[in-house]
Context: one part of a larger RNA
Molecule: large-subunit ribosomal RNA, domain VI
Organism: Soehngenia longivitae
RNA sequence: CGUAGGAAAUUUGAGAGGAGCUGUCCUUAGUACGAGAGGACCGGGAUGGACAAACCUCUGGUGAAUCAGUUGUACUGCCAAGUGCAAAGCUGAGUAGCUAAGUUUGGAAGGGAUAAGAGCUGAAGGCAUCUAAGCACGAAGCCCCCCUCAAGAUGAGAUUUCCCAUCGAAAGAAUAAGGCACCAGAAAGACAAACUGGUAGAUAGGCCAAGAGUGUAAGAUCAGCAAUGAUUUAAGCUAAGUGGUACUAAUAUGCCGAAGA
Numbered sequence: 001c002g003u004a005g006g007a008a009a010u011u012u013g014a015g016a017g018g019a020g021c022u023g024u025c026c027u028u029a030g031u032a033c034g035a036g037a038g039g040a041c042c043g044g045g046a047u048g049g050a051c052a053a054a055c056c057u058c059u060g061g062u063g064a065a066u067c068a069g070u071u072g073u074a075c076u077g078c079c080a081a082g083u084g085c086a087a088a089g090c091u092g093a094g095u096a097g098c099u100a101a102g103u104u105u106g107g108a109a110g111g112g113a114u115a116a117g118a119g120c121u122g123a124a125g126g127c128a129u130c131u132a133a134g135c136a137c138g139a140a141g142c143c144c145c146c147c148u149c150a151a152g153a154u155g156a157g158a159u160u161u162c163c164c165a166u167c168g169a170a171a172g173a174a175u176a177a178g179g180c181a182c183c184a185g186a187a188a189g190a191c192a193a194a195c196u197g198g199u200a201g202a203u204a205g206g207c208c209a210a211g212a213g214u215g216u217a218a219g220a221u222c223a224g225c226a227a228u229g230a231u232u233u234a235a236g237c238u239a240a241g242u243g244g245u246a247c248u249a250a251u252a253u254g255c256c257g258a259a260g261a
Stems, first nucleotide, its partner, number of pairs: 001152001005163007015149004021049007033038001051106005059100004066093005071086006110144003117137001119135002164260001166173002178256004182198004203249003206245004212238003219232005
């Protein structure tokens, strides 16, 4: 821009893409078959491999704004307590998120038309013949079924709901439903976009609470010459997560947008 008014939502599916794999074991059954050795079809069940998708409950990894331990040095006047730097100084753990080695799921079943093949009926050609007319089978393959996208499918589809017939001779203008700007954001993200919200509000921050992590803070008291230990004390501190709470900020405002060839 188009989809012959303007919008919002829900959809149909022409078409396109994806997937399509396979082992072993048990049973049927030591049956059929076979002199024996050996040893099934058909059917039923179990469990794997590789591949793929989703997810983070579990097991782990990471986790440079969490906690603790610790060395050297500088500084906060000193002690104590801390802060900076030293690869994040080094070390031990670790929430959320992300993640695989973790968890869950998938290939199934079924239908249609067939290939090779194997048939029924059956002439030409008194017989025979799966074929010429006719009928019915047959594959991990083909078309559906399963998953995803999809009406620019210009062949531009459908349904539901909302706005309505203003002003102007016209060009156009102001509005409606609705949308955009703007703002708070994160489950989104290179930027756009899409998404959650904007006071009729839990969108982010703060605060409160409970979780979760670390592992018993500082100060004080006691024991010890001291290093240190014990008590107060499952302490103190705590990121992204959860539930609340309008305290702070989403205020205010502007713009676009039909009148139906």